Predicted 3D model of a 329-nucleotide part of an RNA (large-subunit ribosomal RNA, domain IV) from Christiangramia sediminis. Rfam family: Bacterial large subunit ribosomal RNA. Rfam links the family to the GO terms ribosome and structural constituent of ribosome. It was read from a public genome assembly.
Context: one part of a larger RNA
RNA sequence: UCAUGGCUAAGGAACUAGGCAAAAUUGGCCCGUAACUUCGGGAGAAGGGUCGCCCCCCCUUAUGGGGGGGCCGCAGUGAAAAGAUCCAGGCGACUGUUUAUCAAAAACACAGGGCUCUGCUAAAUCGAAAGAUGACGUAUAGGGCCUGACACCUGCCCGGUGCUGGAAGGUUAAGGGGAGAUGUUAGCUUCGGCGAAGCAUUGAACUGAAGCCCCAGUAAACGGCGGCCGUAACUAUAACGGUCCUAAGGUAGCGAAAUUCCUUGUCGGGUAAGUUCCGACCUGCACGAAUGGUGCAACGAUCUGGAUACUGUCUCAGCCAUGAGCUCG
Numbered sequence: 001u002c003a004u005g006g007c008u009a010a011g012g013a014a015c016u017a018g019g020c021a022a023a024a025u026u027g028g029c030c031c032g033u034a035a036c037u038u039c040g041g042g043a044g045a046a047g048g049g050u051c052g053c054c055c056c057c058c059c060u061u062a063u064g065g066g067g068g069g070g071c072c073g074c075a076g077u078g079a080a081a082a083g084a085u086c087c088a089g090g091c092g093a094c095u096g097u098u099u100a101u102c103a104a105a106a107a108c109a110c111a112g113g114g115c116u117c118u119g120c121u122a123a124a125u126c127g128a129a130a131g132a133u134g135a136c137g138u139a140u141a142g143g144g145c146c147u148g149a150c151a152c153c154u155g156c157c158c159g160g161u162g163c164u165g166g167a168a169g170g171u172u173a174a175g176g177g178g179a180g181a182u183g184u185u186a187g188c189u190u191c192g193g194c195g196a197a198g199c200a201u202u203g204a205a206c207u208g209a210a211g212c213c214c215c216a217g218u219a220a221a222c223g224g225c226g227g228c229c230g231u232a233a234c235u236a237u238a239a240c241g242g243u244c245c246u247a248a249g250g251u252a253g254c255g256a257a258a259u260u261c262c263u264u265g266u267c268g269g270g271u272a273a274g275u276u277c278c279g280a281c282c283u284g285c286a287c288g289a290a291u292g293g294u295g296c297a298a299c300g301a302u303c304u305g306g307a308u309a310c311u312g313u314c315u316c317a318g319c320c321a322u323g324a325g326c327u328c329g
Stems, first nucleotide, its partner, number of pairs: 001324008010315002014313001019310001027051005036041001038149001052071008072076001084308007091300002096108002112147007124133003150295004155225003160222002162218005169213003175207002180202005187194002226244005253287001254284001265281005
């Protein structure tokens, strides 16, 4: 000096990114226990008291309970083992699951909700097939996708993309079809050519499904949800009006938020002093309704702010024990 333990005057988080670590609390019995709440909880809430040994009495008797009196110590759950608690907020309802070996979470799952496909040789999936799973199930079933308890709710847009339905018209493949053209040459010839049949090469019209174009429906499908100007008898603001564009112009609720750039916004609270925190405001750069919106009791090795208790975290260090380091061997 380091490691691991133990103690510490006065102060008590002044430490620090942060009470990290440590300290504190801790058992049994009795009393007592708030907001809130889904009436189950919250709750061991919080906060108090008591506990040893000896003698006597009572009730019971496996033994336990109650009452009275006395004794000792600094200390009686005499050692050890044994919740710290409260207030407020974010997120996720909850118990669970996860990155074996840097992440346990607000991520995943979840019960519940919705959409959609599937009538059975089901859809979906694996396989070259046979076959198998689905399922020895049958729409109160099975698959896919989204949301995620519960409460109150879930607005407008079908123009684009997707899906479903439609079939009049347009387009459209192979195939069918075969007009015609070319090569070859029996023959004919005015010697320039013409050219039957066959064989071969090619091939127009016409016909020809789904799809696409087209017409509808559909947003708890993918998604989207405006701009400018003016206006009220102080000022300011604009219930109101005008105009342009759109498929439709963001409803309820929430809002400087896990979302707010400007920003440490402004006001209030808490502090002597608060870029964090809580409550409001709304000017939402760039919230918003199952890519769910807003709440919410309980729960959480979650995150954030505050308080009490407690302490060597600190002011500011000191001492002790054990081990290592160091010296000798």